[in-house]
RNA sequence: CCGCGCUAAGCGGGGAGAUAGCGGUGCCCUGUACCUGCAAUCCGCUACAGCAGGGCUGAACUCCCUUUUUGCGGCGGCAGCCUGUGAAGUACGGUACCGGUAAGGAGUGUUGAAGGCCGGGUCCCGCGCAAUCGGCGGCUGUGAACCAUGUCAGGGCCGGAAGGCAGCAGCAUUAAGCGGCAGAGCCGAUGUGCCGCGGGGAUGCCUGACCCGAGCUACCUGCCGGGGUGCCUUUUGGAGGCUGACGUCAAGAAAAGGGUGCGCGG
Numbered sequence: 001c002c003g004c005g006c007u008a009a010g011c012g013g014g015g016a017g018a019u020a021g022c023g024g025u026g027c028c029c030u031g032u033a034c035c036u037g038c039a040a041u042c043c044g045c046u047a048c049a050g051c052a053g054g055g056c057u058g059a060a061c062u063c064c065c066u067u068u069u070u071g072c073g074g075c076g077g078c079a080g081c082c083u084g085u086g087a088a089g090u091a092c093g094g095u096a097c098c099g100g101u102a103a104g105g106a107g108u109g110u111u112g113a114a115g116g117c118c119g120g121g122u123c124c125c126g127c128g129c130a131a132u133c134g135g136c137g138g139c140u141g142u143g144a145a146c147c148a149u150g151u152c153a154g155g156g157c158c159g160g161a162a163g164g165c166a167g168c169a170g171c172a173u174u175a176a177g178c179g180g181c182a183g184a185g186c187c188g189a190u191g192u193g194c195c196g197c198g199g200g201g202a203u204g205c206c207u208g209a210c211c212c213g214a215g216c217u218a219c220c221u222g223c224c225g226g227g228g229u230g231c232c233u234u235u236u237g238g239a240g241g242c243u244g245a246c247g248u249c250a251a252g253a254a255a256a257g258g259g260u261g262c263g264c265g266g
Base pairs, nucleotide, nucleotide: 001266002265003264004263005262006261009057010056011055012030013029014028015027020046021045022044023043024042034054035053036052037051038050063259064258065257066256067255068254069253070252073249074248075247076246078244079243080242081241082240083239085237086236087235088234093232094231097226098225099224100223101222103221104220105219106217107216108215115211116210118208119207120206121205122204123200124199125198126197127196128195129193130192131190132189133188134187135186136185138181139180140179141178142177148173149172150171151170156165157164158163
């Protein structure tokens, strides 16, 4: 150096979690990587830290170690941003309200603002007048089978007769009742009145005269103050998400270096 047979070793690893700790089952990442059984009120172990059984490869491209680069993913606290949520009502505001101011806009004002003063109206009370309504009274029409009046044909009754009596219909009239008329008169009432007289009150509005002579209003913007609300903003607690740098673990990939046997035969 070659061949054969073995052995160590390998046949996945990692993160979080859990655990005194390690490994596994379950979750996630990597990505291809033997099979069977066990296992979360777990399973198996103890720093050589899954156990049990079977299988394949097998001393090197392949196993082991170190270093470097890259790096999926996870974890930690921090910072920023976003979205819900609890609380506060302190601070700054927005919003709505109240009071003030009058810088700007607008309106109004020498055809006279604001102010002053004297009246009138609106308001209240009393009286009057008018209007409307009702009643009384007046005039008029109609108006009674009998129980209204007058006259009562016919007929009836009484009477010897003269005569007398009651009386229907008709006609006339009238009572109650039912209407109409004019409004002269009287009484009463009023959701009435561009009405009159007298008195009062209030100063709010409208209006007239006079004095004076330049402001007035606060509608919008602005400014000041106030209390309120808790919708937005603010402060604060907590939750979730995203991003960033840092720290940490790290699958996988790449590179470099090193390490690892035994037996037999030639």